[in-house]
Context: one part of a larger RNA
RNA sequence: GGCGGACGGCGGAUGUUCUGGCGCCAGGGAGCGAUGAAAGACGUGGCGUGGCUGCGAUAAGCUUCGGGGAGCUGCUAAGCAAGCUGUGAUCCGGAGAUCUCUGAAUGGGGAAACCCACCCAGGAGAAGCCUGGGUACCCGCGGCUGAAUGCAUAGGCCGCUGGAGCCGACGGGGCGAACUGACACAUCUUAGUAGCCCCAGGAAUAGAAGGAAACCUCGACUUCCCCAGUAGCGGCGAGCGAACGGGAAAGAGCCCAAACCGGCCUCAUGGAAGCCUGCAAGCGUUUUGAGGCCGGGGUCACGGGAGCCGCCAGGCCGGGUUGCAGCCCGGCCGCGGAGUCACAAAAGCCCUCUCUAGCCGAAUCGAUCUGGAAAGACGAGCCAUAGACGGUGACAGUCCGGUAGGCGAAAGGGAAGGGCCCUCCGGGCGGCCUCCCAAGUAGCGCCGGCCACGUGGAAUCCGGCGUGAAUUCGGGGGGACCACCCCCCAAGGCUAAGUAUCUCCUGGCGACCGAUAGCGCAACAGUAGGGCGACUGAAAAAUGAAAAGAACCCCUGUUAGGGGAGUGAAAUAGAACCUGAAACCGUCUGCCU
Repeated sequence: GGCGGACGGCGGAUGUUCUGGCGCCAGGGAGCGAUGAAAGACGUGGCGUGGCUGCGAUAAGCUUCGGGGAGCUGCUAAGCAAGCUGUGAUCCGGAGAUCUCUGAAUGGGGAAACCCACCCAGGAGAAGCCUGGGUACCCGCGGCUGAAUGCAUAGGCCGCUGGAGCCGACGGGGCGAACUGACACAUCUUAGUAGCCCCAGGAAUAGAAGGAAACCUCGACUUCCCCAGUAGCGGCGAGCGAACGGGAAAGAGCCCAAACCGGCCUCAUGGAAGCCUGCAAGCGUUUUGAGGCCGGGGUCACGGGAGCCGCCAGGCCGGGUUGCAGCCCGGCCGCGGAGUCACAAAAGCCCUCUCUAGCCGAAUCGAUCUGGAAAGACGAGCCAUAGACGGUGACAGUCCGGUAGGCGAAAGGGAAGGGCCCUCCGGGCGGCCUCCCAAGUAGCGCCGGCCACGUGGAAUCCGGCGUGAAUUCGGGGGGACCACCCCCCAAGGCUAAGUAUCUCCUGGCGACCGAUAGCGCAACAGUAGGGCGACUGAAAAAUGAAAAGAACCCCUGUUAGGGGAGUGAAAUAGAACCUGAAACCGUCUGCCU
């Protein structure tokens, strides 16, 4: 020195564990903000209060109403001091008060958490001081004022309402790539994706046929499964890729514009006409036309509506210049129908249900055995609408928390259903064919876009420029176009549900992970650290059942380390603490050289 053995050191693998993470499901919620948000700064405790949490100069808290019932003064973190508490504290929940400074930040400024003002009121209050309130901008509405410039308008001022900012995903819209694929690449693809911007809502969008079909018919929209990788599109390459129809979820339909009638205003016309009809009396800004506003009416494709005519429909009251008769209109009652998140619209009350604290809740013992410890073994029981789960010194239905099953709100919130209240609506049929039925619209030309559809024979839909109809004997569509036939009524609007998502709250589950895994973070992590910056970004869990965390003694330069003693089942469980692999380093020893 090598090989082997024994015993150690170092090291932190492995095993075991789980207040962490991941995924899914269900329910709730789906917003917060000028009444100052989100996010922060600085403060705030009797002790030396650093950090976290809570809170805001009323500062780990104040008031009140409920719950709860014996201890309490949050965590790190033990202790001391001083207190609170059955006159119900601490704690949990509802409502309220306070709530510095920054931040949309909003009196002005600014290098955020700072600086500097003005006005009004108060403080026995003066120009100083303190306290409280106010003073940003924009839109809309109302009012006052008011140029060039006479009326006006612009502008200015005042008041009120609203907006502004933040936020995970989902939604609608505007703008809109490239890498890539096409074995290169340009049309094409990636893809209307990513990204940027605007606007929201709890969902959004869409939506009640100018639809789709095919000679049969269907009957708003949305979403899913088929149809179907089909029909098609395509340097007919790569690739893109429907619809009809069928099945399912859900289910809801409505309101205007116009014709016509009435009222008001303006302009024109006019002294006639007109004033519901008949007769008589009477009236005189009344008629007619145009425009505007308001109310009634009306909403459709077996076309619908208006107007006029005819027939049939409860009661009472009022009006239409007066009287009588008729007619028309309005109101009330009765009858019928409907309803507030679309369809007209606001609110309230009650009941049931539910969210925000909670409560009740069955049944086992042993003096036996092992052990440090019984929940294990043995023996004998019991409960069960409860033998889920977790804890307790090893494995507990019956020890504890719970579980099955039930119960519960002073206060605040929510939705559906029911009731009350309230509110709204109510002529029908037939005939005439006079009027109306959404215009710079539809269509067409040129150029684009979107449709699965790349210009193609290219319809349909949308946009820019230009041109430019018709009103039911009308108009649009049925994939160029024409005819027949069929379907449907554009150029106004509203509309739940089924669908998408998950920052957040609650509960449950997992042939999900178990500390190099699982979120980047099991832990004071978006921290320490890095970067001028945009940004990047860790490591780090485990004594023991219980601190019983080693009094006391010894070695020593020593708060280091160790030896005794003691605790404990165990101390090679001693805090560098469960287990404690390997590499690596030693001590002793056998053999070989």
The part of an RNA shown here (large-subunit ribosomal RNA, domain I) has 593 nucleotides and comes from a Planctomycetota bacterium. The prediction has a mean pLDDT of 82. The full RNA is in RNAcentral, with records from ENA. It matches the Rfam family "Bacterial large subunit ribosomal RNA". Its family is annotated with ribosome and structural constituent of ribosome in the Gene Ontology.